[in-house]
């Protein structure tokens, strides 16, 4: 260099929660905080699935309902690109 395969560190990521900020929610993002995680590193402008429902459409209309152009990669696949041992 590849490939595979099992394990895991004085190093890396950070769920639940609080805490500012952004957002119509979903969420996201700051500090804190560890449930985990060997790609929990990057794509959502890859596919499949979940949330959420401002707009916009219809309705039996203070409301329902359906829809993403709004999320989510820590739901699953798959596309780049990586780290440490060992064989």
């Nucleotide at each position: 260099u590849a490939a595979a395969u099992a394990a895991a560190g004085u190093g890396g990521c950070a769920a639940a929660c609080c805490u500012g900020c952004c957002g119509a929610a979903a969420g996201g993002u700051u500090g804190g905080g560890a449930c985990g995680c060997a790609a929990a590193g990057c794509u959502a402008u890859a596919g499949u699935g979940c949330c959420u429902u401002a707009g916009c459409a219809g309705a039996u209309a203070u409301u329902c309902u359906g829809u993403a152009u709004g999320g989510u990669u820590g739901a699953c696949u798959g596309g780049c690109c990586g780290c440490a041992a060992c064989u």
Molecule: c-di-GMP-I riboswitch aptamer